[in-house]
Molecule: c-di-AMP riboswitch aptamer (ydaO/yuaA leader)
Organism: Alkalibacter rhizosphaerae
RNA sequence: GAUGCAACGAUGCUGAAUUCUUGCACUGCAAGAUACGGGGGAACCAUUCAUGGGGUGAAUUCGAUCAGUCGAUAGGGCUAAACUUCGGUCCGAAUCCGUCAGCUAACCUCGGAAGCUUAGAAGGAAAUCAGA
Repeated sequence: GAUGCAACGAUGCUGAAUUCUUGCACUGCAAGAUACGGGGGAACCAUUCAUGGGGUGAAUUCGAUCAGUCGAUAGGGCUAAACUUCGGUCCGAAUCCGUCAGCUAACCUCGGAAGCUUAGAAGGAAAUCAGA
């Protein structure tokens, strides 16, 4: 110096889910607040139910299978400042309300988690630094 593997950290990623203060039995727990986010709820407008219906979310739909599961798919991410293109690589779940909810000003109410580690290329621009 190069390559490979692992751990930690930094950086970074999905997501609304970040940050601060105080207390205590203090590497944790509790309370309060907060960036940010969700639901309910008039008029007007819209809608036509039944066999239920609806919300959060990208996560819907179809086929095969006795089942398990598999294949595909609407749609949604990552590829390290941003954008475009090419290439590469993934997800396509889960859960809540409980017969009830369209939109919706005022108003009411709730969340403010969890889980991870990709590093390829080209283009035109942007920003910063230095010099003149």